[in-house]
RNA sequence: GCACCCGUAGUUUAAUGGAUAGAAUGCAAGAUUCCGGUUCUUGCGGUUAGGGUUCGAUUCCCUACGGGUGUA
Numbered sequence: 001g002c003a004c005c006c007g008u009a010g011u012u013u014a015a016u017g018g019a020u021a022g023a024a025u026g027c028a029a030g031a032u033u034c035c036g037g038u039u040c041u042u043g044c045g046g047u048u049a050g051g052g053u054u055c056g057a058u059u060c061c062c063u064a065c066g067g068g069u070g071u072a
Stems, first nucleotide, its partner, number of pairs: 001071007010025004018055001026044006048064005
């Protein structure tokens, strides 16, 4: 350089075009405890960026960026 794959909370991930993007874990606060841990409740936090298609995009298309694999 070329080909292919991937990019969603701090982390691991779900969502095959119809909604308020769900869960686990993490973090914070509270309850419980003599204190801590465990447990329970509540909260915080996300679609890599731009454009296009569509009534509607995490999902489909294009470009860029980042990561991985293969190839010389």
Molecule: transfer RNA
Organism: Porphyromonadaceae bacterium